[in-house]
The part of an RNA shown here (small-subunit ribosomal RNA, 5' domain) has 527 nucleotides and comes from an uncultured bacterium.
Context: one part of a larger RNA
RNA sequence: AUUGAACGCUGGCGGCAUGCUUAACACAUGCAAGUCGAACGAUGCAGCUUUAGCUUGCUAAAGUGAAUUAGUGGCGGACGGGUGAGUAACGCGUGGGAAUCUACCUAGUAGUGGGGGACAAGCCAGGGAAACUUGGUCUAAUACCGCAUACCCUCUUCGGAAGAAAGAUGGCCUCUAUUUAUAAGCUAUUGCUACUGGAUGAGCCCGCGUUAGAUUAGCUAGUUGGUGGGGUAAAAGCCUACCAAGGCAACGAUCUAUAGCUGGUCUGAGAGGAUGAUCAGCCACAUCGGGACUGAGACACGGCCCGGACUCCUACGGGAGGCAGCAGUGGGGAAUAUUGGACAAUGGGCGCAAGCCUGAUCCAGCAAUGCCGCGUGUGUGAAGAAGGCCUGAGGGUUGUAAAGCACUUUCAAUCGUGAGGAAGGGGUUAAGACUAAUACUCUUGACUCUUGACGUUAACUUUAGAAGAAGCACCGGCUAACUCUGUGCCAGCAGCCGCGGUAAUACAGAGGGUGCGAGCGUUAAUC
Numbered sequence: 001a002u003u004g005a006a007c008g009c010u011g012g013c014g015g016c017a018u019g020c021u022u023a024a025c026a027c028a029u030g031c032a033a034g035u036c037g038a039a040c041g042a043u044g045c046a047g048c049u050u051u052a053g054c055u056u057g058c059u060a061a062a063g064u065g066a067a068u069u070a071g072u073g074g075c076g077g078a079c080g081g082g083u084g085a086g087u088a089a090c091g092c093g094u095g096g097g098a099a100u101c102u103a104c105c106u107a108g109u110a111g112u113g114g115g116g117g118a119c120a121a122g123c124c125a126g127g128g129a130a131a132c133u134u135g136g137u138c139u140a141a142u143a144c145c146g147c148a149u150a151c152c153c154u155c156u157u158c159g160g161a162a163g164a165a166a167g168a169u170g171g172c173c174u175c176u177a178u179u180u181a182u183a184a185g186c187u188a189u190u191g192c193u194a195c196u197g198g199a200u201g202a203g204c205c206c207g208c209g210u211u212a213g214a215u216u217a218g219c220u221a222g223u224u225g226g227u228g229g230g231g232u233a234a235a236a237g238c239c240u241a242c243c244a245a246g247g248c249a250a251c252g253a254u255c256u257a258u259a260g261c262u263g264g265u266c267u268g269a270g271a272g273g274a275u276g277a278u279c280a281g282c283c284a285c286a287u288c289g290g291g292a293c294u295g296a297g298a299c300a301c302g303g304c305c306c307g308g309a310c311u312c313c314u315a316c317g318g319g320a321g322g323c324a325g326c327a328g329u330g331g332g333g334a335a336u337a338u339u340g341g342a343c344a345a346u347g348g349g350c351g352c353a354a355g356c357c358u359g360a361u362c363c364a365g366c367a368a369u370g371c372c373g374c375g376u377g378u379g380u381g382a383a384g385a386a387g388g389c390c391u392g393a394g395g396g397u398u399g400u401a402a403a404g405c406a407c408u409u410u411c412a413a414u415c416g417u418g419a420g421g422a423a424g425g426g427g428u429u430a431a432g433a434c435u436a437a438u439a440c441u442c443u444u445g446a447c448u449c450u451u452g453a454c455g456u457u458a459a460c461u462u463u464a465g466a467a468g469a470a471g472c473a474c475c476g477g478c479u480a481a482c483u484c485u486g487u488g489c490c491a492g493c494a495g496c497c498g499c500g501g502u503a504a505u506a507c508a509g510a511g512g513g514u515g516c517g518a519g520c521g522u523u524a525a526u527c
Base pairs, nucleotide, nucleotide: 001526002525003524005523006522007521008520009519012374013373014372015371016370017369018367019366020332025330026329027328029327030326031325034075035074036073039072040071042068043067045065047064048063049062050061051060052059053058082285083284084283091210092209093208094207095206096205097204100202101201105198106197107196108195109194110193111192112191113147115145116144122137123136124135125134126133127132152163154161155160167190168189169188170187171186172185177182211257212256213255218248219247220246223245224244225243226242227241228240229239230238260282261281262280263279264275265274266273267272287308288307289306290305291304310321311320312319313318338364340363341362342361346360347358348357349356350355377407378406379405380404387398388397389396390395411468413463416460417459421454424450425449426448427447428446429445430444431443432442433441471516472515473514474513475512476497477496478495482511483510484509485508486507492499493498
C1' cells in the first nucleotide's frame, strides 16, 4: 500500500460498486422454457345470420366471430443462468494448418405434378392404491409412405443408375366454366424441395509457453510404424486382422502431490513477487458411475435408459425425486443478503402480427463490506464565569471553549411542482411500390389514441428551527502527544527493546494532549 475479509467499540445522509472464500453437504415450498389456431382434427361459449321442425318462441343443424384444457404437428428446450469437483492436459494462451459440418439469416439457380395407407385425441369396454396402463372402433394435417420429374448433387464399368417437395393466409371477378353464389383461375405474402456461394457457429491437427518433488529412473503391448478391412461430417490405432519391433526418457519420461486456464487484479521505480472474487473469453461438470436416442447442433442442469447411495409415497404388488438456476431452510463456519417488484427498457424463444413466456435482465430490500462526496453549524463573545485538574497557594490550565448576542438552513423532516430513461404499438389518412384492379399487402409521411417496475424518481420549490447527527485508538523509545492519584515483581502491559519489588510520563483511573474521523483499532493474508 492492499483485501469478496472477520472481530471489538461507535454510528447522520447520499451516490457507485460488492456480498457462502467453509460442506461439488442435504434440501420443505414457490417460481426459473415455452410458443404457434396463418400446419391439423377437435372442444365449449354468449351474440349474429340462414335453414328445418313447430308448441310461435323454443329445439336442432350449418355458417360466422372471438377464444382454448388436453392431443397430432412445427420451432425452441444444445441459448441464457450456476459451479470449479475433476483436469498438469493441445485444457488454456499464442501463432500456424487441412481432411470437415453448419438449423435460423443472406445472394442466386431450378422446381413445388399426381396418389395412398395409418396413428393420437375422441367414443366404447376394462386393469391398478397410485404412477400409469390394456383391448376395440372412428378421424385430420406443413405427421408418414410410394409414383412422376431432376437445373443439380451422389455413384459409375462412362453405357448409365439412384435421389425431392406441402401447403397456408389475404384480396378480386379482368379472362374461362357456370344458374345466383362458388370453384378453377388470377394476384400478393409466406412456406416447402434440390443445389451452389456468403455469413455465423462448431469439430480436428501441429510449433512454442504453462506448479512442485529424483527421499519418484526407467516407462509402454494398440504400445510405435506398415498393409487390408471397418468407421466418422472430417485426418488419424479411432477400431479390427495380419506383419515388422518399435516409441518415450536426466533438455526429467513414468509416478506422486497440488491446481480450472487467460484478459486481468494487488504490490513494486522497475525487474519481479503474489493472485485468478466481481466483469469478459475458453474449458469442465450437473446426486455418483455408465450408455445411447432425438436433432443442424447434446452423449443433453430443470430429457430418456441401466446400475449405486440417499430421501419420500404405498392398499407391500409397486412407484416418485435430484436448487453447483432465483429466493429460501437445515448443517458446516470467524463469516456473506429478500421465500420482493416488473417485463417499462436491453436481449432471447415462439408467432404474419397483436402478443405470450423470460428469477436472463432492469429495479427495489438488507449489510459502514469497500470507494467517493456531504453534514453534525457560522460570526462575535474575557467577568478570561462556574465546575474539573494541577499548584511553589501567588496562580496556571481546560479556554473563545461555554453562556450571551447576531446570523445561516446544506443534509434529514415537511407542503407542492415535476423531467429523462419511450424507441415503439393501435386507429384514420395521403403518396409510392406490387397488380387486371381504386382490393389486399408492403414502404414512407401526417393526424390521433396509447405503453414506466423503479416511483412518494432525479431536480426545483414551500415551511420551521441550531434545531435531528462524534467517535475510536494512542501519549517510555521506535512514534506525533505529560502530569496527578491508586497499586507495590502484586494486579497487570507488551509489535521489538522491555515496564511493575513505595515518589511508575510503560499497570489502572482522572485531567490534559496527539492522530485519524462516520469511522477507529485488532486479527488474518499478499507485495
About this RNA:
Model confidence (mean pLDDT): 85 of 100.